[in-house]
RNA sequence: UGUAGCUCAGUCGGUAGAGCGUGGCACUUGCAAUGCCAGAAUAGUGGGUUCGAUUCCCGGCA
Numbered sequence: 001u002g003u004a005g006c007u008c009a010g011u012c013g014g015u016a017g018a019g020c021g022u023g024g025c026a027c028u029u030g031c032a033a034u035g036c037c038a039g040a041a042u043a044g045u046g047g048g049u050u051c052g053a054u055u056c057c058c059g060g061c062a
Base pairs, nucleotide, nucleotide: 001062002061005020006019007018008017014051022038023037024036025035026034045059046058047057048056
């Protein structure tokens, strides 16, 4: 340090966002580019605290 397929952000605790990528549509002879739209993570694992944990604490894993 471990959060979406990848790279990362984030909330001094109130059910999570971006870029890239992916799919669809428009445009094009076609592709690309561009524009619009859509889907995707309850946050590596097991516990504890709490009304509520991605956030705090502990164990173990990488």
Predicted 3D model of a 62-nucleotide RNA (transfer RNA) from Salvelinus namaycush. The RNAcentral record of the sequence draws on Rfam. The coordinates come from a structure-prediction model, not an experiment, and the mean pLDDT is 82. The organism belongs to Salvelinus, within Eukaryota. Its Rfam family is "tRNA". About the family: Transfer RNA (tRNA) molecules are approximately 80 nucleotides in length.